This is a predicted structure of a 95-nucleotide RNA (SAM riboswitch aptamer (S box leader)) from an Actinomycetes bacterium. Its Rfam family is "SAM riboswitch aptamer (S box leader)". About the family: The SAM riboswitch is found upstream of a number of genes which code for proteins involved in methionine or cysteine biosynthesis in Gram-positive bacteria. The coordinates come from a structure-prediction model, not an experiment, and the mean pLDDT is 82.
RNA sequence: ACAUCAUCCAGAGCGGCAGAGGGACGGGCCCUGUGAAGCCGCGGCAACCUUCCCACCUUGUGUGGGGUCGGUGCCAACGCCCGGUUCGAUGACGC
Numbered sequence: 001a002c003a004u005c006a007u008c009c010a011g012a013g014c015g016g017c018a019g020a021g022g023g024a025c026g027g028g029c030c031c032u033g034u035g036a037a038g039c040c041g042c043g044g045c046a047a048c049c050u051u052c053c054c055a056c057c058u059u060g061u062g063u064g065g066g067g068u069c070g071g072u073g074c075c076a077a078c079g080c081c082c083g084g085u086u087c088g089a090u091g092a093c094g095c
Base pairs, nucleotide, nucleotide: 002094004092005091006090007089008088013042014041015040016039017038021031022030023029025083026082027081028080043075044074045073047072048071049070051067052066053065054064055063056062057060079087
């Protein structure tokens, strides 16, 4: 990269460097020198995986609840709205 499955109306900052863009794409509409993108430090959130406990039943790749460490991820707006629906992002697994 590709395939499969699941999720996407909740939640989450401060400082330094930096210096004009960013919100995937098109059209809107927003954010932004009261500092965008990116990088770094510390912090936070909690979706999936790992792991532990409890309950349920259809015993399964099951459903629901709770918690610790770890692995990724994330920390403006309903994935901002509409469109495209082999559109986008994230996780797991396969290759």